The RNA shown here (SAM riboswitch aptamer (S box leader)) has 106 nucleotides and comes from Gracilibacillus boraciitolerans JCM 21714. Its mean pLDDT, the model's own confidence on a scale to 100, is 86. The source organism's lineage runs through Bacteria, Bacillota, Bacilli, Caryophanales and Gracilibacillus boraciitolerans.

C1' cells in the first nucleotide's frame, strides 16, 4: 500500500520548546508574529485489549472504570464534486465518491 466492516453536526488548556506555516489534494473561504507546523506536557473520547457489575444455556448484550493500543484536541470531515429530490429563489434534504480513524484480512 490493498481489501472489508463500522463511525465521522458532540467533546477536549490564555501550558512549555519552537519558529512560518497550516487546514489531505484542487479550487474556495478561513487559522497563523495576540505566533503556523512539529515536539513535550496536559485534555478529550471510549474504536479494539483489559477490569467490574448486570443478563443469558451459550454466543452475545448493556453499564461503569480509564490501566495497555490507537486516534482526536478552529471552523460539520471548514465548504465543495456526482446522483436524486424538495424550493419562485436563496437554499436545503438523501445517497454516492474523495478523505480520516479503528479493527480485521490477503
Nucleotide at each position: 500500500g490493498u481489501c472489508u466492516u463500522a463511525u465521522c453536526u458532540a467533546g477536549a488548556g490564555a501550558g512549555g520548546u519552537g519558529g512560518a506555516g497550516g487546514g489531505a489534494c484542487u479550487g474556495g473561504c478561513c487559522c497563523g508574529a495576540a505566533g503556523a507546523a512539529a515536539c513535550c506536557c496536559g485534555g478529550c473520547a471510549a474504536c479494539c485489549u483489559u477490569u467490574a457489575a448486570g443478563u443469558g444455556g451459550a454466543a452475545g448484550c448493556u453499564u461503569a472504570a480509564a490501566a495497555g493500543g490507537u486516534g482526536c484536541u478552529a471552523a460539520u470531515u471548514c465548504c465543495a464534486u456526482c446522483a436524486g429530490g424538495a424550493g419562485c429563489a436563496a437554499u436545503c434534504c438523501u445517497g454516492a465518491a474523495a478523505g480520516a480513524u479503528a479493527a480485521g484480512a490477503a